Small-subunit ribosomal RNA from an uncultured bacterium, 1469 nucleotides, folded computationally. RNAcentral holds the sequence, with entries from ENA and SILVA. Its Rfam family is "Bacterial small subunit ribosomal RNA".
[in-house]
RNA sequence: AGAGUUUGAUCCUGGCUCAGGACUAACGCUGGCGGCGUGCCUAAUACAUGCAAGUCGAACGGGAUUAUGGAUUUAGCUUGCUAAGCCUAUAAUCUAGUGGCGGAUGGGUGAGUAACACGUGGGAAUCUGCCUUUUGCUGGGGGAUAACAGUGGGAAACCAUUGCUAAUACCGCAUAAUUCCUUUGGGAGAAAGGUGCAAUUGCAUCGGCAAAAGAUGAGCCCGCGUCCCAUUAGCUAGUUGGUGAGGUAAUGGCUCACCAAGGCGACGAUGGGUAACCGGCCUGAGAGGGUGACCGGCCACACUGGAACUGAGACACGGUCCAGACUCCUACGGGAGGCAGCAGUGGGGAAUAUUGCACAAUGGAGGGAACUCUGAUGCAGCGACGCCGCGUGAGUGAUGAAGGCCUUCGGGUCGUAAAGCUCUGUCCUAUGGGACGAUAAUGACGGUACCAUAGGAGGAAGCCCCGGCUAACUACGUGCCAGCAGCCGCGGUAAUACGUAGGUGGCGAGCGUUGUCCGGAAUCACUGGGCGUAAAGGGCGCGCAGGCGGCGUGUCAAGUCGGACGUGAAAACCCCUGGCUCAACUGGGGGAUGUCGUUCGAAACUGGCAUGCUUGAGUGCAGGAGAGGGAAGCGGAAUUCCCGGUGUAGCGGUGAAAUGCGUAGAUAUCGGGAGGAACACCAGUGGCGAAGGCGGCUUCCUGGACUGUAACUGACGCUGAGGCGCGAAGGCUGGGGGAGCGAACAGGAUUAGAUACCCUGGUAGUCCCAGCCGUAAACGAUGAACACUAGGUGUGGGAGGUAUCGACCCCUCCCGUGCCGCAGCAAACGCAUUAAGUGUUCCGCCUGGGGAGUACGGCCGCAAGGCUAAAACUCAAAGGAAUUGACGGGGGCCCGCACAAGCGGUGGAGCAUGUGGUUUAAUUCGAUGCAACGCGAAGAACCUUACCAGGGCUUGACAUCCCUUGAUCGCUGUAGAGAUACAGCUUCUCUUCGGAGCAAGGAGACAGGUGGUGCAUGGUUGUCGUCAGCUCGUGUCGUGAGAUGUUGGGUUAAGUCCCGCAACGAGCGCAACCCUUACUUUUAGUUGCCAUCAUUAAGUUGGGCACUCUAAAGGGACUGCCGGUGACAAACCGGAGGAAGGUGGGGAUGACGUCAAAUCAUCAUGCCCCUUAUGUCCUGGGCUACACACGUGCUACAAUGGUCUGUACAGAGGGCAGCGAAGCAGUAAUGCGUAGCGAAUCCCACAAAACAGAUCUCAGUUCGGAUUGCAGGCUGCAACUCGCCUGUAUGAAGCUGGAAUCGCUAGUAAUCGCAGGUCAGCAUACUGCGGUGAAUACGUUCCCGGGCCUUGUACACACCGCCCGUCACACCACGAAAGUUUGCAACACCCGAAGCCGGUGGCCUAACCCGCAAGGGAGGGAGCCGUCGAAGGUGGGGCAGAUGAUUGGGGUGAAGUCGUAACAAGGUA
Repeated sequence: AGAGUUUGAUCCUGGCUCAGGACUAACGCUGGCGGCGUGCCUAAUACAUGCAAGUCGAACGGGAUUAUGGAUUUAGCUUGCUAAGCCUAUAAUCUAGUGGCGGAUGGGUGAGUAACACGUGGGAAUCUGCCUUUUGCUGGGGGAUAACAGUGGGAAACCAUUGCUAAUACCGCAUAAUUCCUUUGGGAGAAAGGUGCAAUUGCAUCGGCAAAAGAUGAGCCCGCGUCCCAUUAGCUAGUUGGUGAGGUAAUGGCUCACCAAGGCGACGAUGGGUAACCGGCCUGAGAGGGUGACCGGCCACACUGGAACUGAGACACGGUCCAGACUCCUACGGGAGGCAGCAGUGGGGAAUAUUGCACAAUGGAGGGAACUCUGAUGCAGCGACGCCGCGUGAGUGAUGAAGGCCUUCGGGUCGUAAAGCUCUGUCCUAUGGGACGAUAAUGACGGUACCAUAGGAGGAAGCCCCGGCUAACUACGUGCCAGCAGCCGCGGUAAUACGUAGGUGGCGAGCGUUGUCCGGAAUCACUGGGCGUAAAGGGCGCGCAGGCGGCGUGUCAAGUCGGACGUGAAAACCCCUGGCUCAACUGGGGGAUGUCGUUCGAAACUGGCAUGCUUGAGUGCAGGAGAGGGAAGCGGAAUUCCCGGUGUAGCGGUGAAAUGCGUAGAUAUCGGGAGGAACACCAGUGGCGAAGGCGGCUUCCUGGACUGUAACUGACGCUGAGGCGCGAAGGCUGGGGGAGCGAACAGGAUUAGAUACCCUGGUAGUCCCAGCCGUAAACGAUGAACACUAGGUGUGGGAGGUAUCGACCCCUCCCGUGCCGCAGCAAACGCAUUAAGUGUUCCGCCUGGGGAGUACGGCCGCAAGGCUAAAACUCAAAGGAAUUGACGGGGGCCCGCACAAGCGGUGGAGCAUGUGGUUUAAUUCGAUGCAACGCGAAGAACCUUACCAGGGCUUGACAUCCCUUGAUCGCUGUAGAGAUACAGCUUCUCUUCGGAGCAAGGAGACAGGUGGUGCAUGGUUGUCGUCAGCUCGUGUCGUGAGAUGUUGGGUUAAGUCCCGCAACGAGCGCAACCCUUACUUUUAGUUGCCAUCAUUAAGUUGGGCACUCUAAAGGGACUGCCGGUGACAAACCGGAGGAAGGUGGGGAUGACGUCAAAUCAUCAUGCCCCUUAUGUCCUGGGCUACACACGUGCUACAAUGGUCUGUACAGAGGGCAGCGAAGCAGUAAUGCGUAGCGAAUCCCACAAAACAGAUCUCAGUUCGGAUUGCAGGCUGCAACUCGCCUGUAUGAAGCUGGAAUCGCUAGUAAUCGCAGGUCAGCAUACUGCGGUGAAUACGUUCCCGGGCCUUGUACACACCGCCCGUCACACCACGAAAGUUUGCAACACCCGAAGCCGGUGGCCUAACCCGCAAGGGAGGGAGCCGUCGAAGGUGGGGCAGAUGAUUGGGGUGAAGUCGUAACAAGGUA
């Protein structure tokens, strides 16, 4: 630091995902040791049990025990000893109670709280126990009361009453340095003693009181900072302020009385939701973002709610009272309790520990102290929960062992890894010693850390991953199954992606997964983003607040900048340096940390104030332009309607029609009239307006802009959240109007349908007045204002200059409106002084697609609806621009038997043949639009043959290797359908003697497969298409995919050639080279030929090679020549010559590629499958079936013909298992027969149509020949299934063929026959050959196919594409809904506990006062009353949630239904 993922590819936008780090974690697998940390995130849920706050006897009176002394009683009795009881004194120890201090700290938790709660920095009106310092005092009295004892009540908790008593408990009095109050005269207010030593009024110590000050702690106030929602916009009555009073430690509406009417809020009040806050922690380069476990600070809470008391401090976790819920005890009357202290239990949960040891240390409470208490704390235990450290061994060891895995079978790899050998002892085990922590005593930890000795490689490695991202690959299994997956995506028989194994990679006592946070994410952009088309400029204006603001001077110092001081706790972080063997951990020092505070200074900039200026802005004056707006009036053309005339049968409408109108007179035409709406031409990328928008003419009223001038004001400006206004069409309300047009509607067409497009009608509406609506692709998809930044050229308005008699032209300036274009910008397209450039200011808006501009709520509206505006859920994309293709019922150009023009067919019949289908035991398999179907098959009776039935064989019918043997071969016979089996005869060949051939037997390796996969392949082939295309190198252009070249102008059959050109060249194709044919020359003449000479029946023979012909080599044709056209080109047109003329005809030749095209059954081949069978042999059958459908053909339907007779002319082939002559026989097929010929010699072999003549005479025929009978022939082992031919007899359909469709442009079509291959036999097929021999082509509009350019595209599997909506089904989330239900916060009223406060206090009352006393007083209290007041009750509303028959749309879902809306002009843009 980036990467993957949208596309065929590209650039951009944009989301999703990953790699990193961190956890109070959990789960899975695994687990050796130690150190340091850490451990209920959920139920602030309920809690058994134990412990967590006591202490002081030196405050006090008692009590208990013990000891001693004394007195006394009794007993034993040795007469002074023992024992017991009781009393008393002293001492020690313990102690319930009174009293003091402490239970407000420590410890826990985070429910509440959005607040002065916290953080930070300040402040004044306060208090402060214990502690420190200082000053002073500590005198003298009084009355009670617990304990205790008695009585009583109660189950208990506990209570009542009588009596006694003490104090450092309580209360007066005295005193008052200081303190407080004050009218400045004065007034008020204290105390407590204890212990020790001394002993006679002392000392010491701990206290007590009044003050002053400090320290510590606490309370209060203020500035600033501190989450989300505006679908929460108004809130507030003690509310805001004042005066006075009360209250408090203290300020204050804190409370009350009165007065005023304020206070808060868009700089977010109020309300709702969520949440303890911070130092810090995690992350990040930082700015930020997230978080608030442990440790530390602060706050809040203590079962829930309320309340006060005590006290220095509480409204109090282990105190009190009340109410509530829950639990427990109960004698049912009443009581007790509060683990969010430490352990622990239940429950919840994915999940979080021991009912441990010790007060030894540190700290705390009490005490004078000893000491007691302390689940604070120190330690230990449990948990890999985290961090850190260590180990599981080290060296050597190649036959590269065994074994595993892979393999091309050679080997490779695990791998020096192991074994083996030599060592070591960290951890470990055993034994011994043994700390620091405490410098005297005291050690829970702990016989721990550590040290020494000994022992022995012994006890100690796993987890995840291996398609890309992302380091790491093979085999097998599986077969869209099972499964994986963070994203992209893997899996449908060769999976590096699933599972397993081997191997690799990574980390390592851990490794993965899940969850959360930050990062990457510049993906909320302060640092650091955008808005023409990707998401995004408000429809437009006016304008309050706000933000920003021209030039100069002076001043202030708020912002700003600098210095100093204060503070920013400690811990943490960074640096330095120490301590544990290192590290983690930890000690010390320093640094760093704020939008902070105080103060001093600076004055450029911003700001405040003051004063000036004119250039921004505005005014005045002088002009001209304009569909700017409003109102009134006027005008002509046209449509329609009405009246009248003329006139007659149609009109109208369409692609074609029909509906409609018309003989009751339409349309057409003429005249007159009515009415409404709109204003042709002018008219223009012309004008005006803020936008919407504005168009006949005239008048009136009125807004704005522009030009010129420079008189006036003197920053008066820009923008503009809310707000207000304007705002096309359409719609709504009321009233008018209504010619034309025209939603809805009706009819007619079209169509499969047609609720559309087309046609005929036609209502709202369109028009006017008044009022609503408030939206549009309201668009320049481009907010407003200002400044700056090359130009060129139109156009509208105005002004000036030059020149002129004048006008025009020309030049300059300003304003508007267009086009082109540089820099620059931009993803590109493009924008470019009218910016999308460079800057400034302000406003609006965006943050993936869908859901959705939807739901709910609110506001507006009469309604329709508008504005504001989510979420669940779902996808990995959705998009923009450009590129290459493909496609278009887009365009242009061009070609082709593509159409047209012609000729002949097919489609109808019969038959042949192939296919489908059906049938069958089998009808073997393949080929299936063109480009399968007389195709593989150039020929299925057996064979072929792959299929079926049956019968056999199992190393096999065939190949290689090994062993044995040498007739098992062959011949004959028997059985059998045959394969085969048996029997008989026979007893191998060659040899270099090694062996080899052949045959048989045996064992296993293996053979064999027309079994599967042509979608694993090679090879071959078809097709587009013999179409003219397809590419490359270098250069150039573009961010890039790509483009250019190859496009353009001509031309060609052609990317053929020429010209032009940022291209220049080149390759594969085209053409040519090859074969054949047409002419000719030369050479050569046998089997060919015969002009001349002989000869014959005959080129038969002699002879000849001139001719024909044959077959080899040449020539010839090249737009070469002429004319014209063209651009002086290429080329085209015409002509000449020539056998042939513009590639002469034909063939071979098939670019890059497309179709997963065809073929595993020609062959080859990977993988899979079968192995007494899917192999192999045999017999028979089948491939030949037959209701039917299609393709390709043959023969016909006849007279351009049939039949008969006669006569003539080819080419190219084939022939020895062959062709087979003549001759003879037969009606014929054919037979007999053999001559000749391995063929320019012989044979097949008579060519046929044609021609001549005869006959038939239009009919199912003398056409046609199917079908069938009979009789023969040929081939063959064999013609039944199932061959061909002949003769004879029979004589079917068929009289020219519907829709549709095929071939052909010249020696072609058509027609006629001949030959060949295959082949024993079988040809209407196929491949060739010649004979006769046409018609037509105006032309490119249309159909089909193709080429080039261009255009659009939402297609790229590429239009056989893509894709929309309803319906049906399944699932999911959400909305509405009669209602039902729960919670929350308020409000009104009722009730009103405890308690404080106030009143009263007839009842009660020790201290003080009066009094001799009785009694009274002061003061206090119970009780009662009142204010406030929790919980509770009632009520109507609010908010939020859950649920709800039914209902609504939405989303998702390989192959459902209906249509075809969109993308091409998408077929109606």